A computed fold for a 111-nucleotide RNA from a Bacteroidota bacterium, annotated as SAM riboswitch aptamer (S box leader). Rfam family: SAM riboswitch aptamer (S box leader). About the family: The SAM riboswitch is found upstream of a number of genes which code for proteins involved in methionine or cysteine biosynthesis in Gram-positive bacteria.
RNA sequence: CACUUAUCCAGAAAGACGGAGGGAAUAGGCCCUAUGAUGUCUUGGCAACCCAACUUGGUGGGUGCUAAUUCCUAUCUCAGGUUCGCACUGAACCAUGGGAGAAGAUAAGGU
Numbered sequence: 001c002a003c004u005u006a007u008c009c010a011g012a013a014a015g016a017c018g019g020a021g022g023g024a025a026u027a028g029g030c031c032c033u034a035u036g037a038u039g040u041c042u043u044g045g046c047a048a049c050c051c052a053a054c055u056u057g058g059u060g061g062g063u064g065c066u067a068a069u070u071c072c073u074a075u076c077u078c079a080g081g082u083u084c085g086c087a088c089u090g091a092a093c094c095a096u097g098g099g100a101g102a103a104g105a106u107a108a109g110g111u
Stems, first nucleotide, its partner, number of pairs: 001110001003109006013043005021032003026074004044066003049062004054057001070103001075100005080094005
């Protein structure tokens, strides 16, 4: 970092540094934030993708994660509803629900 596969509605916080925006990108919404966010480090924790061991238990190691579903929506589709049209079962829309996709993240391969 092209590409492949799997997973993504569960789970898990304290301290130190630092000092302004942050929640990947675009737009909209919503939320977090001087009662100090985002970030970095330390310690703890969660989890169980990979490796190892055996007593087959999360035990050791490599990652990962530790606000909100990947915070929500965006594209397609199904259902429902509303309006229009008017009898073809058509079109448009939505403070609604389901599925798929795109993008992203992580792991294991691969380069």